About this RNA
The RNA shown here (transfer RNA) has 72 nucleotides and comes from a Candidatus Jorgensenbacteria bacterium. It matches the Rfam family "tRNA". The family's RNA type in Rfam is transfer RNA. RNAcentral records the identical sequence in 3 taxa. Taxonomically the source falls in Candidatus Joergenseniibacteriota (Bacteria, Bacteria candidate phyla). The coordinates come from a structure-prediction model, not an experiment, and the mean pLDDT is 81.

[in-house]
RNA sequence: GGCCCUAUCGUCUAGUGGCUAGGACAAUGCCCUUUCACGGCAUAAACAGGGGUUCGAUCCCCCUUGGGGCUA
Numbered sequence: 001g002g003c004c005c006u007a008u009c010g011u012c013u014a015g016u017g018g019c020u021a022g023g024a025c026a027a028u029g030c031c032c033u034u035u036c037a038c039g040g041c042a043u044a045a046a047c048a049g050g051g052g053u054u055c056g057a058u059c060c061c062c063c064u065u066g067g068g069g070c071u072a
Stems, first nucleotide, its partner, number of pairs: 001071007010025004018055001027043005048064005
């Protein structure tokens, strides 16, 4: 250089065109407990950037950026 895969809450991840973008761990608050731990309830927190297709895009297409792999 060419080709392929990949990017979603702090972390790990689900989500095959119309979802309130869900779950686990973590965080915060409350309850429980004499206290801590465990447990219960609640809350906050995410679609890498730009463009396109579409009535509608996390999802499809293109470019860029980051990560990984194959090849010479």